[in-house]
Context: one part of a larger RNA
């Protein structure tokens, strides 16, 4: 390389948009580049295969045929692919109407809790643990009542419920705004799928500048435990946790399962539409779940949300360690990220 694979054995890119490229509905007419057929030329010889012949046979040698799978030219064919022209509506998109939700951004508001402050009541403990101690407290703590301040998070509802491409999204209200789904009808008429590069988004921690700081809490300090205890437990506590604007670009970024399309037996729960006079319904569409047939699978299991049956496109894998390391390059303020070996060894 051919091949075989990628839920768990090595292997699906974190996600989207999208350039090139690859692939691409139905019908009609044309074209003849691909394709197919005939003919001609060329494809050195030797070798190889085969037939015949010559040395007594064989090896060997000679002659013919094949092979040389190719290339060039020419004459045709027109189903398929390409290309050109025309038409269509089922793929795709748009409009009208309806509907849906923690989808997003911004602003405002709310109550509980926590901590702190002030004042009252009140007196000797509180706190914490396996047990203690550090710590707090007669300068009046803990407890309790009232008032005030601050920041952060939103109990119940709450759900194998919903929304979002992924990351993710939850108090309430308002404004702006993205999307999905459904119905019948109208319009465009293949406008599609995938997508190397590229661009954008991307939890937490982290970085820069400026704010904020109630709680919690890396680091750090103290108390315990212990042979030791740079830990687990306790008392404190700074970055951080929050906001704004930049950066960074990684996660078990997981369904460990790339995207799209078509096909394939049932049962059951649930969300949101639609149909219907209706509580009936084997109804219907789009989701979210469960149990299974066929089939698949090494098994566990998957099973119309496939890991089944097929097609298209992308990404990735090829024994373990060395190693996601070294070197180089690119990016970054840095931390580090991306790309990514070899020697050696089993």
């Nucleotide at each position: 390389u051919u091949g075989g694979g990628u839920u768990u054995a090595a292997a699906g890119g974190g996600u989207g948009c999208g350039u090139a490229g690859g692939u691409u509905g139905u019908c009609c007419g044309g074209u003849c580049a691909g394709u197919c057929a005939g003919c001609g030329g060329u494809g050195a010889a030797a070798a190889c295969u085969u037939a015949u012949a010559g040395c007594u046979u064989a090896a060997c040698u000679a002659u013919g045929a094949g092979c040389u799978u190719g290339c060039c030219g020419u004459u045709g064919a027109a189903a398929c692919u390409u290309c050109c022209g025309g038409a269509c509506u089922u793929g795709a998109g748009a409009u009208c109407g309806g509907u849906u939700g923690a989808g997003g951004u911004a602003u405002g508001c709310g109550g509980a809790a926590u901590u702190c402050g002030u004042a009252g009541u009140g007196u000797a403990g509180c706190g914490g643990u396996g047990a203690a101690a550090u710590g707090c407290a007669u300068a009046g703590a803990u407890a309790u009542u009232a008032c005030g301040a601050a920041g952060a998070a939103c109990a119940c509802c709450g759900a194998u419920a919903g929304c979002g491409u992924a990351g993710g999204c939850a108090g309430c209200a308002u404004a702006c705004u993205g999307g999905g789904c459904c119905u019948u009808a109208u319009c465009u008429g293949a406008c599609a799928c995938u997508g190397a590069a590229g661009c954008a988004c991307g939890a937490a921690a982290g970085u820069g500048u400026g704010g904020g700081u109630a709680u919690c809490a890396a680091a750090c300090a103290g108390g315990a435990u212990u042979a030791g205890a740079u830990a687990c437990c306790c008392u404190g506590g700074u970055a951080g946790u929050c906001c704004a604007c930049a950066c960074g670009g990684u996660a078990a970024a997981c369904g460990a399962u790339g995207a799209a399309u078509a096909c394939u037996g049932a049962c059951u729960g649930u969300u949101u539409g639609c149909g219907a006079u209706a509580u009936a319904c084997g109804g219907u569409a789009a989701g979210c779940g469960g149990u299974u047939c066929a089939g698949c699978g090494a098994a566990a299991g998957c099973g119309u949300u496939a890991a089944g049956u097929a097609u298209u496109c992308c990404a990735c894998c090829u024994g373990g360690g060395g190693a996601g390391u070294a070197c180089g390059c690119c990016g970054g303020c840095a931390a580090c990220g991306g790309u990514g070996a070899a020697a050696c060894u089993c």
Molecule: small-subunit ribosomal RNA, central domain
Organism: uncultured bacterium